[in-house]
RNA sequence: ACACGACAAUAGCACACCCGCCGCGAGGCGGGGUCGCAGAGCCGGGUGUCUCCCUCGGGGAGAUCGGCCAGCCGCCGAA
Numbered sequence: 001a002c003a004c005g006a007c008a009a010u011a012g013c014a015c016a017c018c019c020g021c022c023g024c025g026a027g028g029c030g031g032g033g034u035c036g037c038a039g040a041g042c043c044g045g046g047u048g049u050c051u052c053c054c055u056c057g058g059g060g061a062g063a064u065c066g067g068c069c070a071g072c073c074g075c076c077g078a079a
Base pairs, nucleotide, nucleotide: 004077005076012037013036017032018031019030020029021028022027035066041072042071045069046068047067048064049063050062051061052060053059054058
């Protein structure tokens, strides 16, 4: 340096659900919560899934990414 990932350490995130607000919706934000996560960090390119709209050929606008792949950055160190 690469690979790998401990019933190691340190730090972090936060599913379902509940409350408030926003959105036609998929969903989002804040608070609580803690199923899980070594990239459950960033991004939103590809693919998938989902929502709304249309002139129904398909097209357009979105959502998610804690489904998979790619890109960028990064903590620790037993075997």

c-di-GMP-I riboswitch aptamer from Longimicrobium sp., 79 nucleotides, folded computationally. Taxonomically the source falls in Longimicrobium (Bacteria, Pseudomonadati, Gemmatimonadota, Longimicrobiia).